[in-house]
RNA sequence: AGAGUUUGAUCCUGGCUCAGGACGAACGCUGGCGGCGUGCUUAACACAUGCAAGUCGAACGGACCAUUUGCAACGUUUGUUGUUGGUGGUUAGUGGCGGACGGGUGAGUAACACGUGAGUAACCUGCCCCUUGGUUUUUUGGGAUAACUGCUUGAAAGGGUGGCUAAUACCGAUGGUGCGGUUGGUGUCGCAUGACAUUGAUCGGGAAGAAUCAACGUUUGUUGGUUUGGUUGGGGAUGGGCUCGCGGCCUAUUAGUUUGUUGGUGGGGUGAUGGCUUACCAAGGCUUUGACGGGUAGCCGGCCUGAGAGGGUGGUCGGUCACAUUGGGACUGAGAUACGGCCCAGACUCCUACGGGAGGCAGCAGUGGGGAAUAUUGCACAAUGAACGGAAGUUUGAUGCAGCGACGCCGUGUGAGGGAUGAAGGCCUUUGGGUUGUAAACCUUUUUCGCUUUUGACCAAGGCACAGGUUUGGCCUGUGUUGAGGGUAGGGGGUAAAUGAAGCUCCGGCUAACUACGUGCCAGCAGCCGCGGUAAUACGUAGGGAGCGAGCGUUGUCCGGAUUUAUUGGGCGUAAAGGGCUUGUAGGUGGAUGGGUCAGUCGGAUGUGAAAUCCCUAGGCUUAACCUAGGAACUGCAUUCGAAACGGCCUGUCUUGAGUGCAGGAGAGGGCAGUGGAAUUCCCAGUGUAGCGGUGAAAUGCGUAGAUAUUGGGAGGAACACCAGUGGCGAAGGCGGCUGCCUGGACUGUAACUGACACUGAGGCGCGAAAGCGUGGGGAGCAAACAGGAUUAGAUACCCUGGUAGUCCACGCCGUAAACGAUGGGUACUAGGUGUAGGAGGUAUCGACCCCUUCUGUGCCGGAGUUAACACAAUAAGUACCCCGCCUGGGGAGUACGGCCGCAAGGCUGAAACUCAAAGGAAUUGACGGGGGCCCGCACAAGCGGUGGAGCAUGUGGUUUAAUUUGACGCAACGCGAAGAACCUUACCAGGUCUUGACAUAGUACUGCAAGGCUAAGAGAUUAGCCCCCCUCUUCGGAGGCGGUAUUACAGGUGGUGCAUGGUUGUCGUCAGCUCGUGUCGUGAGAUGUUGGGUUAAGUCCCGCAACGAGCGCAACCCUCGUUGUUAGUUGCCAGCACAUAAUGGUGGGCACUCUAACGAGACUGCCGGUGACAAACCGGAGGAAGGUGGGGAGGACGUCAAAUCAUCAUGCCCUUUAUGACCUUGGCUACACACGUGCUACAAUGGCCUAUACAAAGGGCGGGUAAGGAGCGAUCCGGAGCUAAUCCCAUAAAGUAGGUCCCAGUUCGGAUUGCAGGCUGCAACUCGCCUGCAUGAAGUCGGAGUUGCUAGUAACCGCGAAUCAGAAUGUCGCGGUGAAUAAAUUCCCGGGCCUUGCACACACCGCC
Repeated sequence: AGAGUUUGAUCCUGGCUCAGGACGAACGCUGGCGGCGUGCUUAACACAUGCAAGUCGAACGGACCAUUUGCAACGUUUGUUGUUGGUGGUUAGUGGCGGACGGGUGAGUAACACGUGAGUAACCUGCCCCUUGGUUUUUUGGGAUAACUGCUUGAAAGGGUGGCUAAUACCGAUGGUGCGGUUGGUGUCGCAUGACAUUGAUCGGGAAGAAUCAACGUUUGUUGGUUUGGUUGGGGAUGGGCUCGCGGCCUAUUAGUUUGUUGGUGGGGUGAUGGCUUACCAAGGCUUUGACGGGUAGCCGGCCUGAGAGGGUGGUCGGUCACAUUGGGACUGAGAUACGGCCCAGACUCCUACGGGAGGCAGCAGUGGGGAAUAUUGCACAAUGAACGGAAGUUUGAUGCAGCGACGCCGUGUGAGGGAUGAAGGCCUUUGGGUUGUAAACCUUUUUCGCUUUUGACCAAGGCACAGGUUUGGCCUGUGUUGAGGGUAGGGGGUAAAUGAAGCUCCGGCUAACUACGUGCCAGCAGCCGCGGUAAUACGUAGGGAGCGAGCGUUGUCCGGAUUUAUUGGGCGUAAAGGGCUUGUAGGUGGAUGGGUCAGUCGGAUGUGAAAUCCCUAGGCUUAACCUAGGAACUGCAUUCGAAACGGCCUGUCUUGAGUGCAGGAGAGGGCAGUGGAAUUCCCAGUGUAGCGGUGAAAUGCGUAGAUAUUGGGAGGAACACCAGUGGCGAAGGCGGCUGCCUGGACUGUAACUGACACUGAGGCGCGAAAGCGUGGGGAGCAAACAGGAUUAGAUACCCUGGUAGUCCACGCCGUAAACGAUGGGUACUAGGUGUAGGAGGUAUCGACCCCUUCUGUGCCGGAGUUAACACAAUAAGUACCCCGCCUGGGGAGUACGGCCGCAAGGCUGAAACUCAAAGGAAUUGACGGGGGCCCGCACAAGCGGUGGAGCAUGUGGUUUAAUUUGACGCAACGCGAAGAACCUUACCAGGUCUUGACAUAGUACUGCAAGGCUAAGAGAUUAGCCCCCCUCUUCGGAGGCGGUAUUACAGGUGGUGCAUGGUUGUCGUCAGCUCGUGUCGUGAGAUGUUGGGUUAAGUCCCGCAACGAGCGCAACCCUCGUUGUUAGUUGCCAGCACAUAAUGGUGGGCACUCUAACGAGACUGCCGGUGACAAACCGGAGGAAGGUGGGGAGGACGUCAAAUCAUCAUGCCCUUUAUGACCUUGGCUACACACGUGCUACAAUGGCCUAUACAAAGGGCGGGUAAGGAGCGAUCCGGAGCUAAUCCCAUAAAGUAGGUCCCAGUUCGGAUUGCAGGCUGCAACUCGCCUGCAUGAAGUCGGAGUUGCUAGUAACCGCGAAUCAGAAUGUCGCGGUGAAUAAAUUCCCGGGCCUUGCACACACCGCC
């Protein structure tokens, strides 16, 4: 010191959360020792039991005990009893002092209760100190009473009565030049009341003894000394009482409060002032600087936190107040309205003989209860302090100590050094290893603490006793005695195998620390964000790691971070936030220049600011915590002495702020009255006839009873066209025909007057659009509500026809608007440019313009500056000052309750519970839009042919089934995987079988077979038997190879996951796009480049430009077709030459041609003209086989769709292992009410049938293609030459052409379906193949809505071939033949590209809400 979290990303605003510190804490896990602290925060709840306040015999009379002198009696060894006196001790009562301190608690209290500083001339103060008088002196008198005793009463607590007695008890007298009261005089002083000193008169109150010593006397006693106690005054000290200034909580949804209240006089009361109390009189007192009321709370020194300012808190310690079961009351006393006193009342508890009594733990322990939670019914008065006493001493739950609790702080230990076979075990692993880890073991060494034994304190000063000294002071010295803690702290010795001593939390980010397994949106975690749906570093466990450590985490609370209430130190155009607008009260702030003053301000001094705490410096416990001493500090308050700049106050002067006057011009400024024309509507009359009106299209409506249209006349209401303008005026709302009257404000010029008169403005008063309300008018048009007609799935809407409140006027309410510039008012300052409105001045002119300067208003552009950005920018959102209003996360909510206002509607003021982690602003990139612009494509349009209707083929869905295996599902699944399911294929079903297996590798053991053949059983797999009995080497023992059997590892899986993957593929799309480096711009995401002007099939090219370059795409390079050349010439070809044949390149020969197949040439907008920007390019033309990419193919950027495929293959993980593997036989994939896709054949005459006849290309062939010839109507069969192919074969191309026939019909169209008879393939043709012949002859007469292909050798029509394949194409892939029509346009549909705009979308419109 910051961090996480809003977004696809960014900047900002803004909340939430975290990291820190603290605690009288509690809870969870764990726990060695010691020191110092600390411990009912809740029920001021109730309390059993014990203790917490007594003491004095030197105040008093008794009583009792012990001892002793004398005497008497009895007994007679000690003795016992009685009596007198003495001594010592105890103490119930009287009396004195103390129980007002000490100890506890925080209920009440918002108050002079507390803090701080003053005052008391308005007061008190026991014990203590100094002083004073009487020295009274043991003065002088008196009468009682308790104790005690008798009687009596009561259960008890207690009480009554008779009798006796004492005092330092009580009551008189005396008592000073003293004291107090009343009254009179004098002096000094004071802030007022008054104070002090002094002097007269008069009245009043005041005493107590005790102890001890000495002398005398001795029966009591007398005198003196000492000590102590008592009495009257004065002073001090200490402690209090009362009064005042200032200070410290929340609430205005509490705005008025108060009747002894405020003051006065008289009386009373108090220690004392005072309405403290009472009678009378007056009517005051307090309050927005917050009275009164309500809520909460003891206050402070301090403590915690914070850089500080602040915020929170008031436990322990200290000061103070209040309280003592609740409420009230007084008594005693120096002091109380009294915690362990009294009286009364209430509640509660206890005792009781029922009549009556007793009690008060918020003292210390302790109990119950409450609660998350807080200790022992301990020891001692040894110390410190307190009460009493002359003292010894007694008392003291104050206090000193101990006990319990990791509750806190502090210290210390659980070892240290060496030690690699990097052990074992654990965990992970790519199986190589890594890690735990020098950690352990092991070696060496030490012994704090603990345990044990022994020794053993400081705290003790003082008092007392004894002895001695002595200055005679209870002064000095010595000895003895006194310790709860405690046999404690500390010290010494010993002990043993380092032994007895480590845990807690965390490990996704924030935040230091990672892997495996389990789980599978389950269980769970979580402070925030968020993890978990089968590979979780986030859950649980383990290993490892990080942090702290006798503790560690969690929870709660406070401060911090949070500048998130902002004085220090924030904001308000759009994020929350400017009041709708003026006026003005209180308040705040205030021009220039003199003089005076000093409460603010600044400086000095004095007093105070308790101690403790904090800080600094020292010191004491081994250290530290802790404790002690000194210093500093306590930022404050009060008094006093100064200063006079600033500000305040007082008093002069000034004119620039402000205002007045005078002279002008501008204006929809306001109010009242009058008046005008156009238009709409209505009424009357005329003309006139069938429609009018309205809409996207209609209908409702009006009209033959005469509308609409048109002409004339009239009525009535409302609004004022053109002018008209980011023009004017007004504070805002707002204001628009013209005229008159009344009236407000601003502006310009002038500088005559006043002389700071100013600015702002909480409350208050007023104004305040529209709608709405009340009363009364008015009502043409328009028009909520309402009615009808349309639209629509619906249409309580948009559109249409009507139509009432209302809109208008007068008076009165309401008081709100996106009342907006979303921007409060005022003053000053800070570059410009350009419009516009109203003035003024200047130059110039005969004059008016033009031009220049200036003031006021109103706009635009723009620099600095500001801003999160957008933007604002002299009309500031810039730079400053003054005043007011307002904001503090979103929702709940401008809601509820209360109050005020209102006739009502409602307005103003204005919360909380609860809930979320966001809500929001600006800008960026995309995607999207039934936004815009530009452009392209068989996208539409223009055409040709289909499909959708029929039958059949084929695929899919659905259904069915034992199974109908499975995948593919918009385009981009559906004649797709499948280039070919009768068995096989085959993955599915049924049944029968096998279990190291149908297939691979390796080890071990045994063994010599296996294959093949035959027989039998079986549906077969298989089973049983028979025949057969491997090869090489050899030292003949055996070894090796190969095979079999058994067994162990393992095989196997078309089982799952294409959302774990590789690879492959589809699609947008052959669309023209997708990016990068450097630079520049922006706070940033990003932008620029890639946009713009042209052009192209193209981000193709050119030009321009803060960009300059580059890459992947485009194009080209490749293949093929089209022209041609060269080379080559068999199996191809045959022009010329020759031979042969009925005929044929059949033969010789040749390679010219065709052709074959290799290499070349050719096309580049190259040439010409036009257009274009002297560009790129386009249009037209020439030449050319081909012309603007010549046609076709291959070739598919960055990416999108979690697109398809685990069933081509490969592969992670999961699952299966006598089965989800393997084998076999049948069956199924071919089912069939139906629906869809893709095709074939047709519906016919551009045709069908018959006859004849012409012309291809490209392929394939030995497990093959098959010729000639022959048989059959035919499928086909027989046959077998030649062919491993430019040689032979498949192999007749068909449409076409020529001729004939049919004559528009369900036909000589069409061929489905079915019957019979055959052929072929194949182990096998039933489920389930293909073909042939004969017979049969279905639907169908061109196909609804819709939908599809195609732009030239294309569509359409025609046939041929091949792959797969035993057989089985209407499918697929190729080949050639014949061969069109239409468009060259872009409005619309679909898809796409670029630019721009809006956006609350980003899973991106199949969105969001």